A computed fold for a 185-nucleotide RNA from a Deltaproteobacteria bacterium, annotated as Lysine riboswitch aptamer. The model forms 100% of the base pairs in the Rfam consensus. It was read from a public genome assembly, where an Rfam model found it.
[in-house]
RNA sequence: AACCGGAGUUGAGGCGCGGUACUCAUAAGUAGCCGGGCAAGAGGGAAACAGGCCCUGCAUUUUGACCUUGCCCAGUGAAAGGGUGUGCCGCCGAAGUCUGCUUUUUACCUGUUUGAAAAGCAGGCUGGGCCUGGGGAUAAUAUCCUCAGGACUGUCACGGUCUCUCCGUGGAGCGCUCUCUUGGU
Numbered sequence: 001a002a003c004c005g006g007a008g009u010u011g012a013g014g015c016g017c018g019g020u021a022c023u024c025a026u027a028a029g030u031a032g033c034c035g036g037g038c039a040a041g042a043g044g045g046a047a048a049c050a051g052g053c054c055c056u057g058c059a060u061u062u063u064g065a066c067c068u069u070g071c072c073c074a075g076u077g078a079a080a081g082g083g084u085g086u087g088c089c090g091c092c093g094a095a096g097u098c099u100g101c102u103u104u105u106u107a108c109c110u111g112u113u114u115g116a117a118a119a120g121c122a123g124g125c126u127g128g129g130c131c132u133g134g135g136g137a138u139a140a141u142a143u144c145c146u147c148a149g150g151a152c153u154g155u156c157a158c159g160g161u162c163u164c165u166c167c168g169u170g171g172a173g174c175g176c177u178c179u180c181u182u183g184g185u
Base pairs, nucleotide, nucleotide: 002185003184004183005181006180007179008178011176014092016091017090018089019088020087021086022085024083032076033075035073036072037071038070039069040068041067043055044054045053047113048112049111050110051109052108095126096125097124098123099122100121101120102119103118104117105116106115107114127153128152130150131149132148133147134146135145136144137143155171156170157169158168159167160166
């Protein structure tokens, strides 16, 4: 305590952010399963490869069963993820996202790779919500992410106006406000 610097367990933005429990809808009359019929192939069990293990067929004849896949009929019939609402909790880089690294789990066993999920560390970007359009994820028009644009809103600086105030331009949260400061001016 005016300015700079430093410290802090300070506070604000608003359809504000996230978590969690319950609920509701959607996913969907879908996947799967049981039964019937037809057809195809010796294959099938993981996303790929190697080794292995398991199921099945061929391997003497007949009949059937049978491993996998596809289609039709009939019956039964989910769930995850994401979302609405309500309550509670934590908050204001709240949180999200990208890249890299590490660990764990997971996809018949082992190994290599790959994918998915979770946690941590380091760095980058985004003040916030909304609308429009493009792209991506998704069953989806919901929702989420990203890019561009638009107005709005909060904050600071500069300029104008200047009683109050309002207007314009620009920046970014590593900001702004608040408190302290025995560092400096």
The organism belongs to Myxococcia, within Bacteria. Its mean pLDDT, the model's own confidence on a scale to 100, is 78.